[in-house]
Context: one part of a larger RNA
RNA sequence: UGACGGGGACCCGCACAAGCAGCGGAGCAUGUGGUUUAAUUCGAAGCAACGCGAAGAACCUUACCAAGGCUUGACAUGUAUAUGAAUGUUUUGGAAACAAAACCGUCCUUCGGGACAUAUGCACAGGUGGUGCAUGGUUGUCGUCAGCUCGUGUCGUGAGAUGUUGGGUUAAGUCCCGCAACGAGCGCAACCCUUGCCGAUAGUUACCAAUAUUCAGUUAGGGACUCUAUCGGGACUGCCGUGGACAACACGGAGGAAGGUGGGGACGACGUCAAAUCAUCAUGCCCCUUAUGUCUUGGGCUACACACGUGCUACAAUGGCCGGCACAAAGGGAAGCGAAGCGGCAACGCGGAGCGAAUCUCAUAAAGCCGGUCUCAGUUCAGAUUGUGGGCUGCAACCCGCCCACAUGAAGACGGAGUUGCUAGUAAUCGCGAAUCAGCAUGUCGCGGUGAAUGCGUUCCCGGGUC
Numbered sequence: 001u002g003a004c005g006g007g008g009a010c011c012c013g014c015a016c017a018a019g020c021a022g023c024g025g026a027g028c029a030u031g032u033g034g035u036u037u038a039a040u041u042c043g044a045a046g047c048a049a050c051g052c053g054a055a056g057a058a059c060c061u062u063a064c065c066a067a068g069g070c071u072u073g074a075c076a077u078g079u080a081u082a083u084g085a086a087u088g089u090u091u092u093g094g095a096a097a098c099a100a101a102a103c104c105g106u107c108c109u110u111c112g113g114g115a116c117a118u119a120u121g122c123a124c125a126g127g128u129g130g131u132g133c134a135u136g137g138u139u140g141u142c143g144u145c146a147g148c149u150c151g152u153g154u155c156g157u158g159a160g161a162u163g164u165u166g167g168g169u170u171a172a173g174u175c176c177c178g179c180a181a182c183g184a185g186c187g188c189a190a191c192c193c194u195u196g197c198c199g200a201u202a203g204u205u206a207c208c209a210a211u212a213u214u215c216a217g218u219u220a221g222g223g224a225c226u227c228u229a230u231c232g233g234g235a236c237u238g239c240c241g242u243g244g245a246c247a248a249c250a251c252g253g254a255g256g257a258a259g260g261u262g263g264g265g266a267c268g269a270c271g272u273c274a275a276a277u278c279a280u281c282a283u284g285c286c287c288c289u290u291a292u293g294u295c296u297u298g299g300g301c302u303a304c305a306c307a308c309g310u311g312c313u314a315c316a317a318u319g320g321c322c323g324g325c326a327c328a329a330a331g332g333g334a335a336g337c338g339a340a341g342c343g344g345c346a347a348c349g350c351g352g353a354g355c356g357a358a359u360c361u362c363a364u365a366a367a368g369c370c371g372g373u374c375u376c377a378g379u380u381c382a383g384a385u386u387g388u389g390g391g392c393u394g395c396a397a398c399c400c401g402c403c404c405a406c407a408u409g410a411a412g413a414c415g416g417a418g419u420u421g422c423u424a425g426u427a428a429u430c431g432c433g434a435a436u437c438a439g440c441a442u443g444u445c446g447c448g449g450u451g452a453a454u455g456c457g458u459u460c461c462c463g464g465g466u467c
Stems, first nucleotide, its partner, number of pairs: 008467006015458002019422005026313008034304002042053002064299007073124001077123008088103006107114002126288002129286003135282002137277003140273001142271001147186006153162003166177003192265004197233007207222002211220002236259001239253005315415001319374007331362003336355002341350003381412001386407007428450007
């Protein structure tokens, strides 16, 4: 000077408390450990690994295993020599890769050669092999916590201190006052995006008040409204009152769509963890070179006594089932989205209008409302498992995909110790979309609908800040 303390003081955070919904019990999905295996590729490891890398393992991917092949190589550049266009087709063997044979074909030229390819040779290629404790880059975390420093001056023999401490205040080293300090930088805040109000401009594909018209904003028309998308305005403790040191600021009020940072996002200081990543990429060193490289077929990553994490679905009547009737937002679409109509109980098939899309389409939102039924039961709850028949994608669904119908109908009666999330359009609950993608979503990232309860307070648990 720090760090630490079951030392003290002050302050903050869904940290506790007050509440609501969960997890821990069941079945299944998924990740991990372990075990097994020819292989079950590798990495991630308290918080900050475990629906994580993986925004999608049938082949491919793929790095693993078995078997069969290749050796200047699947890929790049140069060079020497020789030969020939390249390539393609067919046959035989084969699981394919590949090997052998046959056939077709046989470029340009200034005649020196050139382009391309094959063969042989030489330089070399190649490595998801090792080391993240040799590294760059990127990322997590403390933490959006309020801190971390510098110049000059002053103090101290010096390490260092001061400033940055103190009195108030703030979300904040935010601001005010004081002070041997005076200034400054990186952070805070603001500038950026989005959402909430208003105005102007502009009206097609969006909109429809008045006038006609129609099954229908359908058409004529309109430029008001909604909406769209560009530019502006608007909030600043600006105004009033009270408190306060007459300060900063706090509390109350007016006006206002919005009030004291309006809500949300992007944005992450000096540093910590030899934190993570050599398997995104790059890269030093080491290692392999007829193999640790490379091609192919098949298998594996999907195994299963078990243990843990994260989810989904339930255990029902605030519910299940049946019929009828409403109301979104945000997105995607050309090797694509695919309407009407028809067939099928359905998955889906036939069909092919329209649309590079405010025009067409995916596309019926669901919870909800109205009516009916079930009457507390392992049930008209729940749907695992299994059987049969079908559909779709794809060269191919045996290992190992998704969907539909019929049949089957398991555990499960609200879950021990313990433990998680959340303070408002939040939790809870309901559906919709997208990326990846041939196909495959209970995951992830978004979107809107319905819409709570509680917060006395800071003694205690956890984490953090200042003295």
Record summary
The part of an RNA shown here (small-subunit ribosomal RNA, 3' major domain) has 467 nucleotides and comes from an uncultured bacterium. Its mean pLDDT, the model's own confidence on a scale to 100, is 86. The RNAcentral record of the full RNA draws on ENA.